[in-house]
Order: sequence, then C1' cells, then structure tokens
RNA sequence: AACUGUUCUCAGGGCGGGGUGUAAUUCCCUACCGGCGGUCAUAGUCCGCGAGCGCCAAUUCCAAACGGGAUUGGGUCAGCAGAGCCGGUGAAACUCCGGAACCGACGGUUAAAGUCCGGAUGGAAGAGAACGGUC
Repeated sequence: AACUGUUCUCAGGGCGGGGUGUAAUUCCCUACCGGCGGUCAUAGUCCGCGAGCGCCAAUUCCAAACGGGAUUGGGUCAGCAGAGCCGGUGAAACUCCGGAACCGACGGUUAAAGUCCGGAUGGAAGAGAACGGUC
C1' cells in the first nucleotide's frame, strides 16, 4: 500500500427590491440556491446514488362494512421524479469560457412555496480519523 473488523467525527444552499391584495418571503416582475460518487477536463440538467412521499410487510386503533389512521420494518418496485442546448477553446468538455434556457419531495399556511414553518437535536449517499486483524 491492499483487503478487512470495531469505534468515532463530519455530511444542503437560497426571497433582497418592486407590484396586486383584507391577506402572499406562496401569485406577478425581478433576485437568489445547487447533496454524494463517477467521467480523457471542473457537471443541479451525462451515468449512477441518497433523504422524502408512494409502494410492500408486520403490529395496532377506529369502523357493521366499504374504508381510514398510527407505529415499526423492507429498500423489492422506480410510480411522484425532474431539467441542456448553441457557439468557442482544446488531444479530450452535454463538466471549462460566452450566450440564451430549463429543473426542484411531502405536510402546513389569512393566498398557490426549490428559498418560510414542520417531521428533522432525525435519517443518509458518501467523506475522513483512531485503534486492531490478514498478507
């Protein structure tokens, strides 16, 4: 160094200005933001992964039933679930430079939310450290 065990640490950003209105950081104009690994070269839009919802299972509560709720677990499915082109440089870029675009879970709210509040002092892709083991 490689493989491996245990423990620990870290691991998401953003509404400023104006308009309408009884009411909007939710609408309209403008503004702002971009998780993790990969890649001939740096990526929100390429390839893949993650949290959330759905889904499935178990337990449980309400209900005559239909059906509905809660908790725990799974991570099978990939449904919500998404979005990138043109020009330039170059050996090489859908990643850089220039241009004009596009995308963004669920629940809540005096009015519809990528940016507010909440689950979340949570979880996690993954990054790293310490101490061991094998050769």

Model confidence (mean pLDDT): 79 of 100. A computed fold for a 135-nucleotide RNA from Octadecabacter arcticus 238, annotated as FMN riboswitch aptamer (RFN element). NCBI's taxonomy places the organism under Bacteria, Pseudomonadati, Pseudomonadota, Rhodobacterales, Octadecabacter arcticus. The model forms 100% of the base pairs in the Rfam consensus.